[in-house]
């Protein structure tokens, strides 16, 4: 230089254009003599930035960032 992936809750990930979710942690209850597990409940986000199409965009284009992979080329 080119091509392709990834970016979303504290972590790891789901999510055909139509209300942003699920384990885990976290915090409160509930069982227990008591702790672990269990079983309930809560809270925590405006989806990597900026622009476009749309009635409506996390989700489709386009640009730029970050991090991964892979190609090739010249000095």
């Nucleotide at each position: 230089g080119c091509c392709g992936g990834u970016g979303g809750a504290g972590c790891u990930c789901a999510g055909c254009g139509g209300c942003a979710g699920a384990g885990c942690a976290a915090c409160c209850g509930c069982c227990u003599c008591g702790u672990a597990a269990g079983c309930g409940g809560u809270a925590g986000g405006c989806c990597g930035c900026c622009g476009g199409u749309u009635c409506g965009a996390a989700u489709c284009c386009g640009g730029c960032c970050a991090c991964c992979g892979g190609c090739u080329c010249c000095a």
A computed fold for a 75-nucleotide RNA from Thermus scotoductus, annotated as transfer RNA.
Its Rfam family is "tRNA". From the family's description: Transfer RNA (tRNA) molecules are approximately 80 nucleotides in length. Rfam classes the family as a transfer RNA.
Model confidence (mean pLDDT): 81 of 100.